[in-house]
Context: one part of a larger RNA
This record gives sequence, C1' cells and structure tokens, in this order.
RNA sequence: UGACGGGGGCCCGCACAAGCGGUGGAGCAUGUGGUUUAAUUCGACGCAACGCGAAGAACCUUACCUGAACUUGACAUGCACGGGACCGCUCUAGAAAUAGAGUUUCUCUUCGGAGCCCGUGUGCAGGUGCUGCAUGGCUGUCGUCAGCUCGUGUCGUGAGAUGUUGGGUUAAGUCCCGCAACGAGCGCAACCCCUACCUUUAGUUGCCAUCGGGUCAUGCCGGGGACUCUAGAGGGACUGCCGGUGAUAAACCGGAGGAAGGUGGGGAUGACGUCAAGUCCUCAUGGCCUUUAUGUUCAGGGCUACACACGUGCUACAAUGGCCGGUACAAAGAGUCGCAAGACCGCGAGGUGGAGCUAAUCUCAUAAAGCCGGUCUCAGUUCGGAUUGGAGUCUGCAACUCGACUCCAUGAAGUUGGAAUCGCUAGUAAUCGUAGAUCAGCAUGCUACGGUGAAUACGUUCCCGGGCCUUGUACA
Repeated sequence: UGACGGGGGCCCGCACAAGCGGUGGAGCAUGUGGUUUAAUUCGACGCAACGCGAAGAACCUUACCUGAACUUGACAUGCACGGGACCGCUCUAGAAAUAGAGUUUCUCUUCGGAGCCCGUGUGCAGGUGCUGCAUGGCUGUCGUCAGCUCGUGUCGUGAGAUGUUGGGUUAAGUCCCGCAACGAGCGCAACCCCUACCUUUAGUUGCCAUCGGGUCAUGCCGGGGACUCUAGAGGGACUGCCGGUGAUAAACCGGAGGAAGGUGGGGAUGACGUCAAGUCCUCAUGGCCUUUAUGUUCAGGGCUACACACGUGCUACAAUGGCCGGUACAAAGAGUCGCAAGACCGCGAGGUGGAGCUAAUCUCAUAAAGCCGGUCUCAGUUCGGAUUGGAGUCUGCAACUCGACUCCAUGAAGUUGGAAUCGCUAGUAAUCGUAGAUCAGCAUGCUACGGUGAAUACGUUCCCGGGCCUUGUACA
C1' cells in the first nucleotide's frame, strides 16, 4: 500500500421489511446430469452452465455410428505432359455415391494459340483434430457500481503519502466551503434515439368539420386542410419564479404556473481493472498431430433412447369460473420463390379458384380478455385435459424410427402444493390476446406490440451484495 475480520462509523440497492403473483406437489413441453447405446456429436457447470451456442436435428443441417466408395482429392492455385467443349438427356447395374453404354454440343484468333473442361504427374489442398493455461477478436460478470489515475509542487531515507481526506449535499469524486496543494485525464452528467404537450410546413395511399351529389350501407364521388394522423423543422423544463430551512454557499422542503418539476418516463451508452471467466465448433491465428486418413462422397441410423435426479416453462386443479349466442375497442409488424380477398365445397384442419397488392392504397386480419343475455350449481363435475383407438388434412423426393394440425371416441393425474426458494415499486406486477425472426413444414421458446390494470413501502435492527472513512492482523 492492499486484502481480510462472526471490528467500528456513515450510506445505497426489490437486500430485508410491507404487499401481489409464482416455483417446489400433478400432467405435459424443453434443457441438463446420470444410465443405456454401434452412435446417443461437441461445447457451457455457483451467482455469471442447465427453453444456453441452436433465430427452429425427418433427408440436408451433422460435426456422431454402421456400411459402401475416392486419394492432387468436395474447395484454391502454380508448373509439365496428353486429350477434349463443358453442362445436359436416355438406358443398364446399384441403397446411393458412382461406374458403363448411347446421344447432343462451343467462343475468340495475328491460325502459332488462348479461354473453358477432363485426365496423368508434381508443389500442395483438407481437418467442427488437440491446446481458450500460447493468442487476436468478440462476450459475460462485479456494475450504470462511482470510482480509477496522471503532471507539477510539497512531505517522507524509502515503499509511498498528499491531491481523492474533512464539514455539508447529491442518483453521482454531483456541487459548495475549508485545506500544501494547484491543475488535468478516463468515468458521472449532458450532447444521440423513442415517448408525453404545443406551434409551423406539407396533404397522398391517410383524414372528413363545413358545401354539393349518390347509395340498403360505406370518404363512395366532387371537393376541403379545419380535425385525427403521418414526418420534417422548431418551441417547451432551467430549481427559471415565490416562501421557508441552511454557513450569506451548495442544496433541501413546500407552493405557483404548466401537457410535463426537480435525472419527466424509457433506451443506447459499461472507466482502470477482476475472474489464467467463456469461446481454437463463427472467424482469424502460433505450436502440436493427421495425410489411401483425424480428409472427401453417399445410403441408412443416431443427436428424439429412459429405473431415475435437477433447472426453466406451459396447462390446470375451477363459479372473479366452464360452455353457448349476440356485440365493442388496438398497437406493432410481414408480404412477389410472397401475402392472398369476394365466391363455392368441406363439421373441421383444409380444398377449388384467383380479384388486388413491390403496399398509409391490397392482403395476412375476426384481436382477446371486456360488455349483454342464457345455461351449469360445487361434483373429480358441462372442471381438467394427459393417454390411447379410429378417420383425415397440409408441407415435403420422403412424415416408420421422428412433423404439425383437424374430426369422432377415450377421459389419466390433479381439490392450491413440505422444507425451501424466485420475480416485481406504476402504466410496474398480474392478466389478455397480436405480430415477427428462424423457417418447405414444425414454438408452451425468443424478440417485439398493444388491451385491462392493482396492492404495498412504518422503516434500516437483521440476511445478501456494494461504496467511503477508520481500526486490528502470525496474510501478500
């Protein structure tokens, strides 16, 4: 100087407390361990691994296994030699890769050849093989915590100290005052984006108050820019004003005005560093290993197994509910290899057909919870939907291993969950639907969007994590 303490002081955080809803019990989905297996590819392991890499394993993917094949190779490039267009199509063998047969077929040219392709040979290719404890890059974490440092000066023999400590204050090393310090840098804050209010510009594909026309009805038409909205430019909030407290300071408390008040709400933004944290399987890369194989091609299988254990979720156990009928109101997205309307067929998944749309124009697309009526009456039920049988639909060469969905039948566990444990402070929790990426198909996951919309916070004694000062130390 640090680190540590079941030392002290001050302070903060959904850390506790106060509340609301969960997990832990059930069924299923998904990930992991374990076990099994020819293989169940690999990585990730307290927080910070376990719906994680994977924004989507039937083949492909795919790295694994079995079998069948290839050896200048699936891919790149140089040289030498030989040959020819290559590709494609048909037939035969085969599980296919592949092999054989047949057929079709170039461009430029200074006629030397060149382009392109095939074969042989040789330099070489290849490796998701090992090492993340050789590395770059990227990422997680402490933590959006308020810290981490430097120059000069001063003090100390020196390691170092000071500044950065102290008194207040703040979300903040934020600001004020004091002070052997005076300044500065990286962080904080602000500058950026979205959102809340207003003005202005513009008015189509959006809008419709006024005027006119038309319709069963609809901005449908003429028209209009008022309004909504869209998207550009501005304004607006700064402790600016008033009162009080305070050291007359910084600041705090209350108030006015205001759409918004003291960081308005949210996002992006992550200092010096820590964990030899994670990743050699994104990529790059040193070293090592491999080279008729640890490379490459193909078929089938596996990653989907199942006495069990754990994590994360979904659905429930019902009446604040289930079912039936009627009826209302979103936002944000996506669409030409696509989204697909009206119409018709089917109980339905869906099918036929195809208007319109490269989209404020058309489509996906009925939002659902809600509201109004009816029914069920506390039951393992008109709750719950697992499982199983049958019949189908769609995608796709192909749904057996191993897809999703529909209909009929079946109708399991489950009556609110032990010890323990998690999230959340406001448009939040809870609850309700909608869309998107990936994607032929496949979502209870993920990411985004809006609808309805709470309770509680006395307080900081205690648990956990963190910051500052101080103290002890057989620790470095």